[in-house]
RNA sequence: UGCGGGGUAGUGUAACGGUAGCACGCCCAGUUGUCACCUGGGAAGAGGGGGUUCGACUCCCUUCCCUGCAG
Numbered sequence: 001u002g003c004g005g006g007g008u009a010g011u012g013u014a015a016c017g018g019u020a021g022c023a024c025g026c027c028c029a030g031u032u033g034u035c036a037c038c039u040g041g042g043a044a045g046a047g048g049g050g051g052u053u054c055g056a057c058u059c060c061c062u063u064c065c066c067u068g069c070a071g
Stems, first nucleotide, its partner, number of pairs: 001070007010024004018054001026042005047063005
């Protein structure tokens, strides 16, 4: 430099163009003599910019970052 894959809560990972889920973690409550486990509840998320569309995590363009391959 070219090509491919990827970027979504703190971490990991989903989602035909139609309410962004799940697990772990975190917080609160219940339970317990305490902790843990368990039960119930809660907070927390789309790399940036533009375009298409009634509607974009999803499609298109550009850019940044990570990664694999080639040179």
Predicted 3D model of a 71-nucleotide RNA (transfer RNA) from an Elusimicrobiota bacterium. Its Rfam family is "tRNA". By type it is a transfer RNA. Model confidence (mean pLDDT): 83 of 100. The sequence was found in a public genome assembly. Lineage of the source: Bacteria > Pseudomonadati > Elusimicrobiota.